[in-house]
RNA sequence: GCUAUUGUAGCUCAGGGGUAGAGCACUUCCUUGGUAAGGAAGAGGUCAUGAGUUCAAAUCUCAUCAAUAGCUCCA
Numbered sequence: 001g002c003u004a005u006u007g008u009a010g011c012u013c014a015g016g017g018g019u020a021g022a023g024c025a026c027u028u029c030c031u032u033g034g035u036a037a038g039g040a041a042g043a044g045g046u047c048a049u050g051a052g053u054u055c056a057a058a059u060c061u062c063a064u065c066a067a068u069a070g071c072u073c074c075a
Base pairs, nucleotide, nucleotide: 001071002070003069004068005067006066007065010024011023012022013021018055026042027041028040029039030038048064049063050062051061052060
C1' cells in the first nucleotide's frame, strides 16, 4: 500500500428502516446479628466521524478515522 471483518452503556455483546436493549459492574432500598448470595428500583448512550438516499437512518450507500486478520512491496 491492497483486501476482508469490526466500531452500540464502565466491560462483554445483541439488535440491523418506525420509542436504543441484555448480562456483569455502579447507586439506593429490602432481606441478614453482619457479609456474600437473593429480591426491588434507579442511573448510565453525539449507536466511531462526515455526507447522501428516505416521510423517517444505529440500521441502506459513499468517504474518512481507528482496531484486528490476511496479502504484497522496500529496507
Transfer RNA from a Bacteroidales bacterium, 75 nucleotides, folded computationally. Model confidence (mean pLDDT): 82 of 100. Its Rfam family is "tRNA". From the family's description: Transfer RNA (tRNA) molecules are approximately 80 nucleotides in length. By type it is a transfer RNA. NCBI's taxonomy places the organism under Bacteria, Pseudomonadati, Bacteroidota, Bacteroidia, Bacteroidales.